[in-house]
RNA sequence: GAAGCGGGCCAGACGGUCGCCGCGCCACUUCGGUCGCGCGGAGGAAAGUCGGGACUCCACAGGGCAGCGUAGCGGGUAACGCCCGUCCGCCGUGAGGCGCGGAUCAGAGGAACAGAGACGAGCCGGUUGAGUCCGGGUGAAACGGCCAAUCUCUACGCGGAGCAACACCAAAUAGGCAGGCGCUGACGGGGCCCCCCGAGCCUGCGGGUAGGUGGCUGGAGCGGCGCGGCAACGCGCCGUCGAGAGGAAUGACCGUCAUAGCCGCGAGGCCGUAACAGAAUCCCGCUUAUCGGCCCGCUUCACAU
Numbered sequence: 001g002a003a004g005c006g007g008g009c010c011a012g013a014c015g016g017u018c019g020c021c022g023c024g025c026c027a028c029u030u031c032g033g034u035c036g037c038g039c040g041g042a043g044g045a046a047a048g049u050c051g052g053g054a055c056u057c058c059a060c061a062g063g064g065c066a067g068c069g070u071a072g073c074g075g076g077u078a079a080c081g082c083c084c085g086u087c088c089g090c091c092g093u094g095a096g097g098c099g100c101g102g103a104u105c106a107g108a109g110g111a112a113c114a115g116a117g118a119c120g121a122g123c124c125g126g127u128u129g130a131g132u133c134c135g136g137g138u139g140a141a142a143c144g145g146c147c148a149a150u151c152u153c154u155a156c157g158c159g160g161a162g163c164a165a166c167a168c169c170a171a172a173u174a175g176g177c178a179g180g181c182g183c184u185g186a187c188g189g190g191g192c193c194c195c196c197c198g199a200g201c202c203u204g205c206g207g208g209u210a211g212g213u214g215g216c217u218g219g220a221g222c223g224g225c226g227c228g229g230c231a232a233c234g235c236g237c238c239g240u241c242g243a244g245a246g247g248a249a250u251g252a253c254c255g256u257c258a259u260a261g262c263c264g265c266g267a268g269g270c271c272g273u274a275a276c277a278g279a280a281u282c283c284c285g286c287u288u289a290u291c292g293g294c295c296c297g298c299u300u301c302a303c304a305u
Stems, first nucleotide, its partner, number of pairs: 001301010012257007020041006027034002043276001047287002050285005055162004067158005072086005087101001088099004102153002107151002109147002123136004166214004176205006187198004221240008258273001261270003
C1' cells in the first nucleotide's frame, strides 16, 4: 500500500421566531378552563410481534399420563430457543465463520439405482477336526454397520388470556326489583257478579352502557469509579431522573457553521440537510431495514529499511 476478519460508537451542531403534548409555580375563573414564567418531549432499531419475563384477571389439592418445546460439556441471567467459555465436526491460506452436535446392545420402522441377496440372513469358489478360515463382483453400506429433522427412549422446562389486561366513579333513554298512590265498571288476561294480575303516576334500590379516573412509567433504570471473573456477568460506592399521549403531541420557518454531492490547478464557489424509520403497560433478547462517517484489535499478500 492492497484485500479482508472481528468488535464498539455517532445518527448533523448552535442560535432565533411561531406552534403542539406533559409537569411545576403565580394570577384570574362562569370551575369547563385561560394568561404568564420555568423544565422535559421518539429510536438504534420505537419495526416484525418471533423467544423469555414483570404485572393483571380467570383456572388450579398432590402425583402421574398425554401433548408441546429444548438438547455436546460447563457457566451467566428474573427468564429464554438469548449470551459467554470450551470440546468436536465442516468451511476458509488466515484473522475467523457456521453447526439440523444426547441415546441405535430398550423396542419399532427405513435405505433409490446396481446387485444372486439390503436388514432376515444367506450366495459362489477354495479351505478346516469344525460355518473353521480366506477370497469374490455390485453398491454409500454385504453382517457388521447407518438413519433419531421417522416413531421412540432419556434429562430438563411448560395452565389460559392479555393494558382493548384489570380496578374505581358514573349520566340520559329503555328495561328490572321493592314500596306507595289512584282513575275507575274506560282496557287486556284469569276466575265467572266481585276479586286477583297487568297497563298509569310517584319514591327508592341495583346492574350495564356513554363518559371520566387510575393502571402509566423510578426501573432486572442510566452514567462514572473500584473490586472479583478468561468472558458473559456479579458486587460495592458516588452521581443522576431522561416522553407519558390516548383519535393520539414531539412540528414549521429563518440565520451561521460542519458533512455528502458538483465546479475549480488553487484560494475558494454552488447546492442545500440528505439513510432506515416514528413511542402507545414496561423490561431482557433475537431477527429484519439502514445514507454517510469515526475508533480499536487482528489476518493475508506485495514492497522498502